[in-house]
Context: one part of a larger RNA
């Protein structure tokens, strides 16, 4: 140092935090609050537990005796030994202690947050994160939809809408309000717009012809103007899908859910009035919150005091399946608080045991 053991007197004064220790701990009797999903309950809390002995009293059932068309791993009786199981009576002695050891629940009350069992970051996080029964929403009529695969084929599923995929929400109770303007989505035999078809009509080029000039007289050279087919360049009318645009519905779809200004017989405040803007301006329930900056917010309970807790509402910046508020159980979760305990501490110290260091 380390792993154990014990300590007066105080008991969490330690500490970010009771982190580590202690403490409880088995069986019977009594006894059991709020709440409540009746489970929670070993809640919680109080007493008993050794030994001998006697009777009683369950449970098995040795040995012993009988039986025989059957001689048997038989079939029937009697007694009831051992063994074990319970309550109960009488006696007793010893030790600080009698569930003597070893094994062997602390408990209680409050608040968050997850409904629970259950999964997770192999080697630094087990949680309030995941998944969950259960909710709703789209999709999908079978050769499904969807998903691998170039295909073939598979899975879906030897299944058929009470089936299967796809997404969001998370038990249960109470609910889940307002907006379809924007963005996705479904829907629409009409209208515009649009890739494609169409192909008037207008060019480019020029075999070939025409004219003029020149000529070495050669369809020889040079310029003018027409110009077929073929190639090419623009292209109107007319026709036309999907998409858009356009008109509808749709939020448990992605998402949204105002400001200003007056105004009641003290003062304060606005139930009430105007006014702008807007898809509509935030219902219900909660609210200084796992959110609230200001802020250590006022007020109240508890405490010498804070963190907690229950209340206002001034929600910076809660809000209803990105679910909202409640909820019994539950939980190596977080958070406060009480009992019981104690070397955590006040304040250390001694013993064992192992490994170091020092002498020798």
């Nucleotide at each position: 140092u380390a792993u154990g053991g014990u300590u007066a007197a105080g008991g969490a004064a330690c500490u970010c935090g009771g982190c580590a220790a202690a403490a409880u701990g088995c069986c019977c009797c009594c006894g059991u609050a709020a709440c409540u999903u009746c489970g929670g309950a070993g809640a919680a809390g109080c007493g008993g537990g050794c030994c001998a002995u006697c009777a009683c009293u369950g449970g098995u059932g040795a040995u012993c005796c009988g039986a025989u068309c059957u001689u048997a791993c038989u079939c029937g009786g009697c007694u009831g030994a051992g063994c074990u199981g319970g309550g109960g009576g009488u006696g007793g002695c010893c030790g600080c202690a009698g569930a003597g050891a070893c094994c062997a629940g602390c408990g209680a009350g409050a608040a968050g947050c997850g409904a629970c069992g259950g999964u997770u970051u192999a080697c630094u996080a087990a949680a309030a994160a995941c998944a969950c029964a259960g909710g709703u929403c789209c999709g999908u009529g079978c050769g499904a939809a969807g998903c691998c695969g170039u295909a073939a084929g598979g899975c879906g599923a030897u299944g058929u809408a009470u089936a299967c995929g796809g997404a969001c929400u998370g038990a249960c109770g109470c609910c889940u309000g307002c907006c379809c303007g924007g963005u996705g989505c479904u829907g629409g035999a009409a209208c515009g717009u649009u890739a494609g078809g169409g192909g008037a009509c207008c060019g480019g080029u020029u075999a070939g012809c025409u004219c003029c000039a020149u000529u070495u007289c050669g369809g020889g050279u040079g310029g003018u103007g027409c110009g077929a087919a073929g190639c090419u360049g623009a292209g109107a009318a007319c026709u036309u899908a999907a998409g858009c645009g356009c008109c509808a519905g749709u939020a448990a779809a992605c998402g949204g859910c105002g400001g200003u200004g007056g105004u009641a017989a003290c003062g304060a405040u606005a139930a009430c009035c105007a006014u702008c803007c807007u898809a509509a301006g935030g219902u219900a329930g909660c609210g200084a919150a796992a959110u609230u900056c200001c802020u250590u917010g006022u007020c109240g309970g508890g405490u010498a005091a804070u963190u907690c807790c229950g209340a206002c509402c001034u929600g910076c910046a809660c809000g209803a399946a990105u679910g909202g508020c409640g909820u019994a159980a539950c939980g190596a979760c977080u958070u406060c608080u009480c009992g019981a305990c104690u070397g955590u501490c006040u304040c250390c110290a001694c013993c064992a045991u192992a490994g170091g260091c020092c002498c020798g």

The part of an RNA shown here (large-subunit ribosomal RNA, domain IV) has 360 nucleotides and comes from Streptomyces microflavus. The RNAcentral record of the full RNA draws on ENA. Lineage of the source: Bacteria > Bacillati > Actinomycetota > Kitasatosporales > Streptomyces. Its mean pLDDT, the model's own confidence on a scale to 100, is 84.